Context: one part of a larger RNA
């Protein structure tokens, strides 16, 4: 390179936006770059191939032909691709009207609980465990009731429920704001898909500066356990967890399944939407180009399983894989305050 692959064997970038590039709906006309056909020129000789001939044959040699799949030029063809022009509406988008939602940001508010503080009642334990002990308590703890402070998280509702591109999002109100969906008109007229580089977002932990600190809790200390116990259990406890701003850029960032589009049996739920029925209940029935689950035909698969939310049948574009270890390491580059990230080998070895 060809070929084969990427749910679990190696392999889908964590996710999006988007540049170049690749690919691109439908009617007509023009063009003739790609494409196809003919002619001409060229494509040295030798060689390869075919025919004939010369050495007794052959190797070898001589002659002729063919080929040289190419290039240039010229004359044509116009289906397809491209280009130009003019249209179309089904792709894409806009408009009017709706309902759903923990989608995002900011301000404010609320109740339960833990802890702490003050003073009241009250007395000897309380806490903890497999059992204990450290620690706490007659300087009055635990318990109980009142008042106060402060921080963090929001029980029930809650649901293989919802929303978001992913990470993720859950008390309540208000303001600002993104997206999706439904129904029905009107409009634009291919404006589209993907996307190397690039840019942005990106859990937790971690880092910088300044706040905050109730509970929890790496590190650490003590008590147990044990042969030991740098652990599991217990008593404490600092970073951190929280807020603002700025970094970091990684995860089993998982559906271990890239994005977009088309097509391909059914059945049962559920969310949103639409329509209808009456016994007006949040009741029943029907539909659904939207979402989310369970089975399952065909088909696929090494099997497990997947099965219209495909891992089925196809198309477009990107990313990635090529035996195990060495190693996601070294060196170099880029990024970072650092931690480190990213790109990424080889020797050697089995």
């Nucleotide at each position: 390179u060809u070929g084969g692959g990427c749910g679990u064997a190696a392999a889908g970038c964590g996710c999006a936006c988007g540049u170049a590039g690749g690919c691109g709906g439908u009617a007509c006309g023009c063009u003739a770059a790609g494409u196809c056909g003919g002619g001409u020129g060229u494509g040295a000789a030798a060689g390869c191939c075919c025919u004939c001939g010369g050495c007794u044959c052959a190797a070898c040699c001589g002659a002729g032909g063919a080929a040289g799949u190419g290039c240039a030029u010229u004359c044509g063809a116009a289906a397809c691709u491209g280009g130009c022009g003019c249209g179309c509406u089904u792709g894409a988008g806009u408009u009017c009207g709706g309902g759903a939602g923990a989608g995002g940001a900011u301000c404010g508010c609320g109740g339960a609980a833990u802890u702490c503080c003050a003073g009241g009642u009250g007395u000897a334990g309380a806490g903890g465990u497999g059992a204990a002990a450290u620690g706490c308590g007659u300087a009055g703890a635990u318990a109980u009731g009142u008042g106060g402070a402060g921080g963090a998280a929001c029980a029930u509702c809650a649901g293989u429920g919802g929303c978001g591109a992913a990470g993720g999002c859950g008390g309540c109100u208000a303001u600002c704001u993104g997206g999706a969906c439904c129904a029905a008109u009107a409009c634009u007229g291919a404006c589209g898909c993907u996307g190397a580089g690039g840019u942005g977002c990106g859990a937790a932990a971690g880092c910088g500066u300044g706040g905050g600190g109730a509970g929890c809790a790496a590190a650490c200390a003590g008590g147990a356990u044990u042969a030991g116990a740098u652990a599991c259990c217990c008593u404490g406890g600092u970073a951190g967890u929280c807020c603002a701003c700025g970094c970091c850029g990684u995860a089993a960032a998982c559906g271990a399944u890239g994005u977009c589009a088309a097509c391909u049996a059914g059945c049962c739920g559920u969310u949103g939407g639409g329509g209808g029925g009456c016994u007006u209940g949040u009741c029943c029935c029907c539909c659904u180009u939207a979402g989310u689950g369970g089975c399952g035909c065909a088909g696929c698969u090494a099997a497990c399983g997947c099965g219209a939310u495909a891992a089925g049948u196809u198309g477009a574009c990107c990313g990635c894989c090529u035996g195990g270890g060495g190693a996601g390491u070294a060196c170099g580059g880029c990024c970072g305050c650092a931690a480190g990230g990213u790109u990424a080998a080889a020797a050697c070895u089995c």
Molecule: small-subunit ribosomal RNA, central domain
Organism: uncultured prokaryote